[in-house]
RNA sequence: UCCGAUAAAGAGCUAAACCGCGCGAAAGCGUGGCGGCGCAAAGUCAUGGGUCUAAAGCUGAACUGAGCCAGGAUCGCCAGACUGCCGAU
Numbered sequence: 001u002c003c004g005a006u007a008a009a010g011a012g013c014u015a016a017a018c019c020g021c022g023c024g025a026a027a028g029c030g031u032g033g034c035g036g037c038g039c040a041a042a043g044u045c046a047u048g049g050g051u052c053u054a055a056a057g058c059u060g061a062a063c064u065g066a067g068c069c070a071g072g073a074u075c076g077c078c079a080g081a082c083u084g085c086c087g088a089u
Base pairs, nucleotide, nucleotide: 012039013038018033019032020031021030022029023028037076043082044081045080047079048078049077050074051073052072057068058067059066
């Protein structure tokens, strides 16, 4: 390189929208149904960064309001750490 025979896997998670229940100040999250955008880690972890929210707090106003701020959120934003499925003769 060619020819022949012949595998495994063919699972998983689940976005948006919609219909509920619950938590939270919010961002957002949990959960049931529905749905199937996508993902070979779209499994887990908030360690670093980014982004979102701003209750409490601070500032300054002076009264339906403004600014700052994460200890809150996001792993389906990036990186990192840990773990994992098929990959055959």
Molecule: c-di-GMP-I riboswitch aptamer
Organism: Anaerolineales bacterium UBA5797